The RNA shown here (transfer RNA) has 75 nucleotides and comes from Methanobacterium congolense. It matches the Rfam family "tRNA". It is annotated as a transfer RNA. The organism belongs to Methanobacterium, within Archaea.
[in-house]
RNA sequence: GGGCCCGUAGCCUAGUCUGGACAGGGCAUCAGACUCCUAAUCUGAAGGUCGAGGGUUCAAAUCCCUCCGGGUCCG
Repeated sequence: GGGCCCGUAGCCUAGUCUGGACAGGGCAUCAGACUCCUAAUCUGAAGGUCGAGGGUUCAAAUCCCUCCGGGUCCG
């Protein structure tokens, strides 16, 4: 330098191919219940400009372009 794959909440992850209305789940965190107290368990809550910018579209996590970061292969 070139090819391919990945980037979604503090951490992990589904959804992307085939665009559709408030982006779902697990762990962790916080509050409550239970308990003499803690843990476990149960209930609830908060937390996301979907890596960045631009484009297409009535509508973009999803399609297109450029860039950034990571992985891998080739030279």